Predicted 3D model of a 339-nucleotide part of an RNA (small-subunit ribosomal RNA, central domain) from an uncultured Erysipelotrichaceae bacterium. Rfam family: Bacterial small subunit ribosomal RNA. Gene Ontology terms of the family: structural constituent of ribosome and ribosome.

Context: one part of a larger RNA
C1' cells in the first nucleotide's frame, strides 16, 4: 500500500517560471491502439472455490462445474486515443484607455536627533517608583545663528492601493514588468497542473571594501534582589546604511496548494465604463458544510483535473550517511528503547 484525510486536533511545498508527465472546448470525416461482442489454441495434475455424492461423521476421498489470464481471428464504432479538416464560447495578440508605495537608476528636499564653531547666560542638567552611576564653574542643560554627516521619510494615510511571494511609503526624471476597462480587429485549442530542474525570496547572520547620525545584542558600571549573568538607568562594540558575493531559513499566516465550472441576498469602498456590468477589498448573512469555532460567489459548499503532504505519542527534526554551504548550518532524514 485500500481507506480517510489536511483553518484550529497529524498534515498546503515560502513563491513563482516551466520540462517529463497526468488531464483537457465545439464539430465533421476516417482508423480501430483502449473497450464491447463471437470462435479458435493454451492455461500439466494436485490445490483452491461451487454442487453433489461415498467411508456411522468429521478429517478423507471421488464425480462435475469454476480458476485473473496470454495469444491468434471475424466483427461493432457510442465513449477515450491516432490522422485529416473546419469552428470560437477557453486562451493569446492587436487597437483606444486607465489606476497604482511595482522594480531599477540618478538628482534634489525639508523637519528631528547628533556632533563642532560662536553668542547670549549661570548652577545645575540628566534619570527614576525612589536613588545612583554619568555629564557641568575647563562654563554644562536651555536659547540664538552658522556649519556637518548618516540614516528615516510626519501629515495625505484608508479592513485604501500594487507586486507571485518575500515586500513595496519624501519629490522629480530616466528605464522597465505586471493588471484591469472597452472594442470584438486578428490567431484558433495555441490550455490546466506540473515530479526533477530553474529563479526570487524578511530578519539574522557570513566574505570584501566603504560608511557610521540615531538606535543597540555583547560589554561595563549605577539600581533592584536573599541572588539578578535578568527586568529599570547611564556608557557602549558588533550590527542596522552602501556596493558586490553568499546563506535559503521565519508564527515566509489567510496557520487555508493551483485552475475550471456551478449555487440566496443586502451593505462599504477601490479601478474602469454612458449605462447594463467587469475587475479588486471587507463586513453581515440564505443553502450547503463543520466536531465546535466558524466558513459561506474572495468557500471551509457542489463538482472534475494535476501536484505537495499526513497516518498515535516520546526519542527527533536528532543519529548516521548524502548533497549544498567560508562558517554558522540548511535539504534530504531514521532505528533500538518506553508510554
Nucleotide at each position: 500500500u485500500u481507506g480517510g484525510g489536511c483553518g484550529u486536533a497529524a498534515a498546503g511545498c515560502g513563491u513563482g517560471u516551466g520540462u517529463a508527465g497526468g488531464c483537457g472546448g465545439u464539430u465533421u470525416a476516417u482508423u480501430a491502439a483502449g473497450u464491447c461482442u463471437g470462435g479458435g489454441a493454451u492455461g500439466a495434475a494436485a490445490g483452491g472455490c461451487u454442487a453433489u455424492g461415498g467411508c456411522u461423521u468429521a478429517a478423507c476421498c471421488a464425480u462435475a462445474g469454476u480458476u485473473u489470464g496470454u495469444u491468434c481471428u471475424g466483427g461493432a464504432a457510442a465513449c477515450u486515443g491516432g490522422u485529416a479538416g473546419a469552428c470560437u464560447a477557453g486562451a493569446g495578440u492587436g487597437c483606444a484607455g486607465u489606476a497604482g508605495a511595482g522594480g531599477c537608476a540618478a538628482u534634489u528636499g525639508g523637519a528631528a536627533u547628533u556632533c563642532a564653531u560662536a553668542g547670549u547666560g549661570u548652577a545645575g542638567c540628566g534619570g527614576u517608583g525612589g536613588a545612583a552611576u554619568g555629564c557641568g564653574u575647563a562654563g554644562a542643560u536651555a536659547u540664538u545663528a552658522u556649519g556637518a554627516g548618516g540614516a528615516a521619510c510626519a501629515u495625505c494615510a484608508g479592513u485604501g492601493g500594487c507586486g507571485a511571494a518575500g515586500g513595496c511609503g519624501a519629490a522629480u526624471u530616466g528605464c522597465u514588468g505586471g493588471g484591469c476597462u472597452g472594442u470584438u480587429a486578428c490567431u484558433g485549442a495555441c490550455g490546466c497542473u506540473g515530479a526533477g530542474a530553474c529563479a526570487c525570496g524578511a530578519a539574522a547572520g557570513c566574505g570584501u571594501g566603504g560608511g557610521g547620525a540615531g538606535c543597540a545584542a555583547a560589554u561595563a558600571g549605577g539600581a533592584u534582589u536573599a541572588g539578578a549573568u535578568a527586568c529599570c538607568c547611564u556608557a557602549g562594540u558588533a550590527g542596522u546604511c552602501c556596493a558586490c558575493g553568499c546563506c535559503g531559513u521565519a508564527a515566509a499566516c489567510g496557520a487555508u496548494g493551483a485552475g475550471c465550472a456551478c449555487u440566496a441576498a443586502g451593505u462599504g469602498u477601490c479601478g474602469g465604463g454612458c449605462a447594463a456590468c467587469c475587475g479588486g477589498u471587507g463586513c453581515u448573512g440564505a443553502a450547503g458544510u463543520u466536531a465546535a469555532c466558524a466558513c459561506a460567489u474572495u468557500a471551509a459548499g457542489u463538482g472534475c483535473u494535476c501536484c505537495g503532504c499526513c497516518u498515535g505519542a516520546g526519542u527527533a527534526g536528532u543519529a548516521c550517511g548524502g548533497u549544498c554551504g567560508c562558517a554558522a548550518g540548511a535539504c534530504u532524514g531514521a532505528a533500538a528503547c518506553u508510554c